Source information: A computed fold for a 148-nucleotide RNA from a Thermoleophilaceae bacterium, annotated as c-di-AMP riboswitch aptamer (ydaO/yuaA leader). The model forms 92% of the base pairs in the Rfam consensus. It was read from a public genome assembly, where an Rfam model found it. The coordinates come from a structure-prediction model, not an experiment, and the mean pLDDT is 75.
RNA sequence: GGGCGUCAAGCGCCGAAUCGCCCUGCGUCGGGGCGAGCGGGGGAACCACUAGUUCCACUGGGGCGAAUCGAGCUCUUCCGGAGCACGACGCGCGACUCUUUCCGCGCGAGCCCGUCAGCUAACCCCGUAGGCCGUCGAGAGAGGGGAC
Numbered sequence: 001g002g003g004c005g006u007c008a009a010g011c012g013c014c015g016a017a018u019c020g021c022c023c024u025g026c027g028u029c030g031g032g033g034c035g036a037g038c039g040g041g042g043g044a045a046c047c048a049c050u051a052g053u054u055c056c057a058c059u060g061g062g063g064c065g066a067a068u069c070g071a072g073c074u075c076u077u078c079c080g081g082a083g084c085a086c087g088a089c090g091c092g093c094g095a096c097u098c099u100u101u102c103c104g105c106g107c108g109a110g111c112c113c114g115u116c117a118g119c120u121a122a123c124c125c126c127g128u129a130g131g132c133c134g135u136c137g138a139g140a141g142a143g144g145g146g147a148c
Stems, first nucleotide, its partner, number of pairs: 005148003012132003018036007037128006047118001051059002060116001061113004068088003072084005089108006096143007
């Protein structure tokens, strides 16, 4: 260095949403807390900011999240609503992990604050859910790869 055997470890997706400890009820499910990790918001100085449109009229503003922008076509009860497909841009998946290229497939929702918040050190506050059963593509680089 290679081969074989045994044991061990690792082993699905979106999402921040995981782990540890304590108390309590109950007879084994639940409830209430604390902390770590991860995630989000508010909040000085300095800096930034004076919008869109034909600048008259009209339109409050902001947060989480990939979930935005533009221009069409068809139907219709023609205000509205429904459907179809395109461009730009953003997001996810393809089985050891990370980065990256190509290829293939999919997504571009929903919710919240309540007239208020640009950035923002100190400081303050909040969340730690929910939903699913995908796909077994290719190349490059780096890392990991246990014991007998």